[in-house]
């Protein structure tokens, strides 16, 4: 990179550095020098993997040390053979 399956109306922010665009794409709309976006640190949310208990099993209750993910707006809205994330396979 490709494929498969699942999820995407809930939830969770401070700070340092940087800098002019940013929100995937098109159109709208929104955010942005009162510093957005990005990166780092700390904190937090969630519970896919994971841990643990019950169970023949399916399944269900609980947990957050570890691997990811996430912390403006319903995936920001509409659109598309769209996108994102997790797990597995290749």
């Nucleotide at each position: 990179g490709a494929u498969u399956u699942a999820u995407u109306a809930a939830g969770a922010a401070g700070u340092g550095c940087u800098u002019a665009g940013a929100g995937a794409c098109a159109g709208g709309c929104u955010c942005g020098a009162u510093g957005a976006u990005g990166c780092g640190c700390u904190a937090g949310c969630a519970a896919c993997c994971c841990c643990c208990c019950u169970u023949c099993g399916a399944a269900g209750a609980g947990g957050u040390a570890g691997g990811u993910g996430c912390u403006a707006a319903u995936u920001u809205c509409u659109g598309a053979u769209a996108a994102a994330u997790a797990a597995a396979u290749u």
A computed fold for a 90-nucleotide RNA from Flammeovirgaceae bacterium UBA4465, annotated as SAM riboswitch aptamer (S box leader). Rfam family: SAM riboswitch aptamer (S box leader). Rfam's curators write: The SAM riboswitch is found upstream of a number of genes which code for proteins involved in methionine or cysteine biosynthesis in Gram-positive bacteria. Lineage of the source: Bacteria > Pseudomonadati > Cytophagia > Cytophagales > Flammeovirgaceae. It was read from a public genome assembly, where an Rfam model found it.